[in-house]
Context: one part of a larger RNA
RNA sequence: GACGAACGCUGGCGGCGUGCCUAACACAUGCAAGUCGAGCGGGCGAGGAGCAAUCCUUGUCAGCGGCGGACGGGUGCGUAACGCGUGAACAAUCUGUCCCAGGAUGGGGGAUAACGUUUGGAAACAGACGCUAAUACCGCGUAAGACCGCGAGGAGGCAUCUUCUUGCGAUAAAAGGAGCAAUCCGGCCUGGGGUGAGUUCGCGUCCCAUUAGAUAGUUGGUGAGGUAACGGCCCACCAAGUCAGCGAUGGGUAGCCGAUCUAAGAGGAUGACCGGCCACACUGGAACUGAGAAACGGUCCAGACUCCUACGGGAGGCAGCAGUGGGGAAUAUUGGGCAAUGGGGGAAACCCUGACCCAGCGACGCCGCGUGAGGGAAGAAGGCCUUCGGGUCGUAAACCUCUGUCCCAUGUGAAGAGAAGAAGACGGUAGCAUGGGAGGAAGCCCCGGCUAACUACGUGCCAGCAGCCGCGGUAAUACGUAGGGGGCGAGCGUUGUCC
Numbered sequence: 001g002a003c004g005a006a007c008g009c010u011g012g013c014g015g016c017g018u019g020c021c022u023a024a025c026a027c028a029u030g031c032a033a034g035u036c037g038a039g040c041g042g043g044c045g046a047g048g049a050g051c052a053a054u055c056c057u058u059g060u061c062a063g064c065g066g067c068g069g070a071c072g073g074g075u076g077c078g079u080a081a082c083g084c085g086u087g088a089a090c091a092a093u094c095u096g097u098c099c100c101a102g103g104a105u106g107g108g109g110g111a112u113a114a115c116g117u118u119u120g121g122a123a124a125c126a127g128a129c130g131c132u133a134a135u136a137c138c139g140c141g142u143a144a145g146a147c148c149g150c151g152a153g154g155a156g157g158c159a160u161c162u163u164c165u166u167g168c169g170a171u172a173a174a175a176g177g178a179g180c181a182a183u184c185c186g187g188c189c190u191g192g193g194g195u196g197a198g199u200u201c202g203c204g205u206c207c208c209a210u211u212a213g214a215u216a217g218u219u220g221g222u223g224a225g226g227u228a229a230c231g232g233c234c235c236a237c238c239a240a241g242u243c244a245g246c247g248a249u250g251g252g253u254a255g256c257c258g259a260u261c262u263a264a265g266a267g268g269a270u271g272a273c274c275g276g277c278c279a280c281a282c283u284g285g286a287a288c289u290g291a292g293a294a295a296c297g298g299u300c301c302a303g304a305c306u307c308c309u310a311c312g313g314g315a316g317g318c319a320g321c322a323g324u325g326g327g328g329a330a331u332a333u334u335g336g337g338c339a340a341u342g343g344g345g346g347a348a349a350c351c352c353u354g355a356c357c358c359a360g361c362g363a364c365g366c367c368g369c370g371u372g373a374g375g376g377a378a379g380a381a382g383g384c385c386u387u388c389g390g391g392u393c394g395u396a397a398a399c400c401u402c403u404g405u406c407c408c409a410u411g412u413g414a415a416g417a418g419a420a421g422a423a424g425a426c427g428g429u430a431g432c433a434u435g436g437g438a439g440g441a442a443g444c445c446c447c448g449g450c451u452a453a454c455u456a457c458g459u460g461c462c463a464g465c466a467g468c469c470g471c472g473g474u475a476a477u478a479c480g481u482a483g484g485g486g487g488c489g490a491g492c493g494u495u496g497u498c499c
Base pairs, nucleotide, nucleotide: 001498002497003496005495006494007493008492009491012369013368014367015366016365017364018362019361020327025325026324027323029322030321031320034067035066036065039064040063042061043060044059045058046057047056048055049054074280075279076278083205084204085203086202087201088200089199090198093197094196098193099192100191101190102189103188106140108138109137115130116129117128118127119126120125146171148169149168150167151166152165153164154163155162156161176185177184178183206252207251208250213243214242215241218240219239220238221237222236223235225233255277256276257275258274259270260269261268262267282303283302284301285300286299305316306315307314308313333359335358336357337356341355342353343352344351345350372402373401374400375399382393383392384391385390406440407436408435409434410433411432412431416426443488444487445486446485447484448469449468450467454483455482456481457480458479464471465470
């Protein structure tokens, strides 16, 4: 000097930040991911037309279906690793939505939830029979430059190769909806782009040698499998290799970085907040779906724990936002709003959004402001000291004249909402105007030397102080109190840690 600090004493206001560093301990309760009726058939309700059957309009709901739930938010357990940083590579790769371009969109089929009937169960839920729709599912037709196989020719490169032209064969498409319509929104195939992701490599990345040898899928090859893709990734066979004193292997510790703190710099230390990457989601394992997951608020299995139970069986996962218990020196509200920014869905209206924007609490930090200003005695009272003359607190107070930051009251009242309109949680906030009145606002540490600031009394190696040196045993500037003084100031000290 610095801090995500804590502790002691003290505490007026505002702005901007910031706030479980410990138990990745356990969690009551609420909320945190839905949306689309312009994909589909129904249930319920309302209105209208009609004698009625029925039809039309409209609202809502579970279901089928679509997109999203792989983002956003949290945490740092694990990880010494291509995890991260940096620079390259993929002729070894994928990429929903989005953008550009080209082409095509023909004709059929069988089901199944919902629903109805019913069975079992305490529940969670499950079963049987029957009916029905689709942008759900499945054939058929067509199909190029797509993919695969066999050929011919040209060009290029980086070894395997890549690319272009062309011939033959084989394989694979589609869906409709809204609207009176125009048209719009979708669906299919192909190529390109963008974005995102996967993989590989060079270099860098803590401590211990009181860890010196480690290794059998181990190292390489051939073949087969698997993957979007390379690869012992996996498997069969063959060979016997591979790594290591330039530190292998083992052990300990740790998320990494941009950055932050310090320092003249080099360096050292750190990795809170904000941003990028990684890892994890009760513990361990696994796959499914999907463009994308080995998926925080999905599924399955095992385990520990908690809860419900009719004892047969079930339910759960705050390292999301609040909040609770516990641990701890220590860390906040079970708040408001989708007004803004951004995200998901939707043609839209709009819905959802504890992301976010705000408010609340904490001097936790930084910054700013105030607690009044001018005048006022050879100097009140009082305190302290005294050589008893006086000195000092001290222009300090009183008193006089003012001011109005902050404060209080009243009134007014935003910007934030970029194109015409609507829409403001914050907030009747900020600001502005008027009025009021010095009124409501100062403490903490220190005064032996280092180090700025001295006397008196008390105490008597006691009580105590102390960062180091050291003070205290009867005149202690070092203990305690008082007066005075010094420093900083809504703070001041102490402790801890780093430079």